Description:
The prediction has a mean pLDDT of 78. A computed fold for a 309-nucleotide RNA from Robiginitalea sediminis, annotated as Bacterial RNase P class A. It matches the Rfam family "Bacterial RNase P class A". Rfam describes the family as follows. Ribonuclease P (RNase P) is a ubiquitous endoribonuclease, found in archaea, bacteria and eukarya as well as chloroplasts and mitochondria. It is annotated as a ribozyme.
RNA sequence: UGAGCAGGCCGGCCUGUCGCCCGGGGUUUUCCCCCGGGAGGAAAGUCCGGACACCACAGUGCAGCAUAGCGGGUAACGCCCGUCCGCCGUAAGGCGAGGACCAGUGCAACAGAAAGGAUGUACAGUUCGGCUGUAGUGAAAUCAGGUAAACUCUAUGCGGUGAAACGCCAUGUAGGCCGGCAUUUGAAGGUGGCACGCCUGAGCCGGUGGGUAGGCGGAUCGAGCCCGGGAGCAAUCCCCGGCCUAGAUAGAUGACAGGUAACCCGGCCCCGUCCGGGUACAGAAUCCGGCUUAUGGCCUGCUUUUUUU
Numbered sequence: 001u002g003a004g005c006a007g008g009c010c011g012g013c014c015u016g017u018c019g020c021c022c023g024g025g026g027u028u029u030u031c032c033c034c035c036g037g038g039a040g041g042a043a044a045g046u047c048c049g050g051a052c053a054c055c056a057c058a059g060u061g062c063a064g065c066a067u068a069g070c071g072g073g074u075a076a077c078g079c080c081c082g083u084c085c086g087c088c089g090u091a092a093g094g095c096g097a098g099g100a101c102c103a104g105u106g107c108a109a110c111a112g113a114a115a116g117g118a119u120g121u122a123c124a125g126u127u128c129g130g131c132u133g134u135a136g137u138g139a140a141a142u143c144a145g146g147u148a149a150a151c152u153c154u155a156u157g158c159g160g161u162g163a164a165a166c167g168c169c170a171u172g173u174a175g176g177c178c179g180g181c182a183u184u185u186g187a188a189g190g191u192g193g194c195a196c197g198c199c200u201g202a203g204c205c206g207g208u209g210g211g212u213a214g215g216c217g218g219a220u221c222g223a224g225c226c227c228g229g230g231a232g233c234a235a236u237c238c239c240c241g242g243c244c245u246a247g248a249u250a251g252a253u254g255a256c257a258g259g260u261a262a263c264c265c266g267g268c269c270c271c272g273u274c275c276g277g278g279u280a281c282a283g284a285a286u287c288c289g290g291c292u293u294a295u296g297g298c299c300u301g302c303u304u305u306u307u308u309u
Base pairs, nucleotide, nucleotide: 002304003303004302005301006300007299008298009297010296012260013259014258015257016256017255018254020038021037022036023035024034025033026032040281044292045291047290048289049288050287051286052162053161054160055159059196060195061194062193064158065157066156067155068154069083070082071081072080073079084098085096086095087094088093099153100152104151105150106147107146121135122134123133124132125131166217167216168215169214176208177207178206179205180204181203189199190198191197224243225242226241228239229238230237231236262279263278264277265276266275267274
């Protein structure tokens, strides 16, 4: 100097004008005024795991799906940490497809005599039996080995739905009319899929026609965040102290102006200073822990290359 590997931080800030949402206060209320707060590290994908809510809790069998060295963490996981082994990389590091090939079934181009019960040719040995060995081809050749992110087998595990969940209140009409089935000899329904079983059970199905679709809760105090200390290789856990930090409902969290932080580019002979311009991916919708994907800038440590001393 170039290239890489791993980790961390920020992702703006201040002032003014106007606008929006929530909470509190001033007012009984309306209007208005004051104070405080207001979108991320991924809010994204909806891929996993849960909290919560409702249904069912009565299972049994089959099918299906997921995981797979060992140990630890976690509410839990298909996640994270450590370690063994294997693969990739010069390395720092990264990845994991990591149980079983004598339970069975498959797959292997070309070459080769032949690709799994097939066995030719040449040479050597010979107990004279292609019996044994070597050579040719091939990744693999003489009841062989490889392959299971091939089918499969083994072990373990698995109820469902989803905030448009669910609960409460109010309003309103025509809980109308016609037809069919059924009424305890069990229709309809529930039980992740199917079957059996079990439970509830007097209405159900089709057609036609009318009314309503409004309000409140759920809804944000949490497996929460931050500083310090301790244990541990680490993930993480424990203790002390401090903090409260969106809640919309067709969906708020913004627009403009000036300045400024950091970085980049250009100009001024160079530097400093100064001037000008620019700066990504992207918007909460019940909430949380992960994984994956997109992406701007800075910092720290490590590996390697080049040059100089």